This is a predicted structure of a 74-nucleotide RNA (transfer RNA) from Spirochaetes bacterium ADurb.Bin133.
[in-house]
């Protein structure tokens, strides 16, 4: 430097352009003599920016970062 895939919450993982879910964790209650396990609720997320649409996590672009996979130079 080219090519491809990737970036969604604390952690991990999904979503046909049409209300961003699920699963740990964390908090608060309930239950129990306490604890744990069981239950119910609550906290927190689309990498940054422009575009296209009545609507964009999706599409288009630019950039930033990972990652393979290929090239340059020494």
């Nucleotide at each position: 430097u080219g090519u491809c895939g990737g970036u969604u919450a604390g952690u991990g993982u999904a979503a046909u352009g049409g209300u961003a879910g699920c699963a740990c964790c964390u908090u608060g209650g309930a239950u129990u003599c306490u604890g744990g396990u069981u239950c119910c609720a609550a906290u927190u997320g689309c990498g940054a920016g422009g575009g296209u649409u009545c609507g964009a996590g999706u599409c288009c672009u630019u950039c930033a970062c990972c990652g393979a996979c290929a090239g340059c130079c020494a």
Model confidence (mean pLDDT): 80 of 100.
Its Rfam family is "tRNA". By type it is a transfer RNA.